Molecule: Bacterial RNase P class A
Organism: soil metagenome
RNA sequence: GCAGGCCGGGUGACCGCGUCGUCUCCGUGAGGGGGCGCCGAGGAAAGUCCGGACACCGAAGGGCAGGACGCUGGGGAAACCCCAGGGGGCGAAAGCCGACGGAAAGUGGAACAGAAAGCAAACCGCCUGCGGAGCGUUUCCGGAAGCUCCGCCGGUAAGGGUGAAAAGGUGGGGUAAGAGCCCACCAGCGCCGUGGUGACACGGCGGCUCGUCAAACCCCGUCCGGUGCAAGGUGAAGCAGAUCCCGCUGACGCGGCCCGCCGAGGGAUCGGGUACACCGCUCGAGCCGUGAGGCAACUCCCGGCCUAGAGGGAUGGUCACCCUCGACAGAAUCCGGCUUAGAGGCCUGCU
Numbered sequence: 001g002c003a004g005g006c007c008g009g010g011u012g013a014c015c016g017c018g019u020c021g022u023c024u025c026c027g028u029g030a031g032g033g034g035g036c037g038c039c040g041a042g043g044a045a046a047g048u049c050c051g052g053a054c055a056c057c058g059a060a061g062g063g064c065a066g067g068a069c070g071c072u073g074g075g076g077a078a079a080c081c082c083c084a085g086g087g088g089g090c091g092a093a094a095g096c097c098g099a100c101g102g103a104a105a106g107u108g109g110a111a112c113a114g115a116a117a118g119c120a121a122a123c124c125g126c127c128u129g130c131g132g133a134g135c136g137u138u139u140c141c142g143g144a145a146g147c148u149c150c151g152c153c154g155g156u157a158a159g160g161g162u163g164a165a166a167a168g169g170u171g172g173g174g175u176a177a178g179a180g181c182c183c184a185c186c187a188g189c190g191c192c193g194u195g196g197u198g199a200c201a202c203g204g205c206g207g208c209u210c211g212u213c214a215a216a217c218c219c220c221g222u223c224c225g226g227u228g229c230a231a232g233g234u235g236a237a238g239c240a241g242a243u244c245c246c247g248c249u250g251a252c253g254c255g256g257c258c259c260g261c262c263g264a265g266g267g268a269u270c271g272g273g274u275a276c277a278c279c280g281c282u283c284g285a286g287c288c289g290u291g292a293g294g295c296a297a298c299u300c301c302c303g304g305c306c307u308a309g310a311g312g313g314a315u316g317g318u319c320a321c322c323c324u325c326g327a328c329a330g331a332a333u334c335c336g337g338c339u340u341a342g343a344g345g346c347c348u349g350c351u
Stems, first nucleotide, its partner, number of pairs: 001350007009322007017040002020037007042328001046339002049337005054228004061259004066224005071085005086100001088097003101219002106217002108213002123160002125156003129152007168186006187209001189206007232279004241270006253261001286305004291300003323326001
């Protein structure tokens, strides 16, 4: 430095609070008081971001639209989940990171800069040719080769410059200068073979080659009805209706639309009453231990355990001793994940 696992102040005494059990007292009863006993927050109970169980809604019926996800194999009830692997990126390494299907179906985007950003292009540069000027070899004249400069018609995509990105990369040959124009290696593409369950890897051959963006539309594949315990159910108490609108020519009912289904009530405003008790509620994809299978996630066998369940809502306080002086935080239907917060300590493996 990296990865994984575990703990989350301890012990004792006293006082207090909540559920349950039991005993007892008061009360006609509902219930209330007291004694004793058991249990009484977390690794995140949190954010409510995913996935479910469960409950109700109309046949959870169809289609469209819409949404989520997306390498391979496995696990799991499922998942924006986990494990193992492949490939890519980062790191010296242990290791870490990811919406990681398709750009040869189509549509589209690429700011600024730049000559050119999508049937590439030609600013500087390089080069052949043509025209002109100059220099030029020994006295003059004429002139060829050569050199320099300017202009024009072309060639070029090596080099410079711009950019996130410039039409494969490096080296050699070649050429007027250049260029996959040719060759070698590498990258990419296609085919074949071998290995692997597979993603893919390795090898051979071939032609000669432009890419990027799909968390742009889109295409392909898989999945998805909605609302959430204030779901929903039972009992008790109480009350008063008025006005308007829609509706068997089908309202309301499934919520973006259509079809289908159902079949008699539904809605708005004002006014009146109540806001009590019980169930749901915690035994569950549960926890602990041993053994077996598996690299692992995880699964299975056997044995043992019961571990908050409130409803104005408990889980706290004081004292003593000790230590490394104690963070983040706190149940509200339940479970599996992810993410975020977080003082300190312990263990294991590795670089």